A computed fold for a 101-nucleotide RNA from Kineococcus radiotolerans, annotated as TPP riboswitch aptamer (THI element). The same sequence occurs in records of 2 taxa. Lineage of the source: Bacteria > Bacillati > Actinomycetes > Kineosporiaceae > Kineococcus. The coordinates come from a structure-prediction model, not an experiment, and the mean pLDDT is 78.
RNA sequence: GCUCGCGACACGGGGUGCUGCGCGCGGAUCGCGCAGCUGAGAUCACACCCGUCGAACCUGACGCAGGUAAUGCUGACGAAGGGAUGUCACGGCAUGUCGGC
Numbered sequence: 001g002c003u004c005g006c007g008a009c010a011c012g013g014g015g016u017g018c019u020g021c022g023c024g025c026g027g028a029u030c031g032c033g034c035a036g037c038u039g040a041g042a043u044c045a046c047a048c049c050c051g052u053c054g055a056a057c058c059u060g061a062c063g064c065a066g067g068u069a070a071u072g073c074u075g076a077c078g079a080a081g082g083g084a085u086g087u088c089a090c091g092g093c094a095u096g097u098c099g100g101c
Base pairs, nucleotide, nucleotide: 001093002092004091005090007088008087009086010085011051012050013049014048017037018036019035020034021033022032023031024030057082058081059080064075065074066073
């Protein structure tokens, strides 16, 4: 010094759906509670995931195919359009300087 590896810290970005039952209610697609499904996470969290080598997440999409009790549940779409970063330690590599032989 590095378009390398790994980690830490700080900062930042992001999602929170579906179903059943009970209660509220004139009735509910609304709210609360419990249980179930998928998932890292299903709302508050000092959690979880992601930060440009970026499918975390958003848009397209009230879309397409499959599947499910139902749902971004799965796949395609996707080389699409967006999307949040700095510092330091250690290692590796390269180079230079000094000293010794």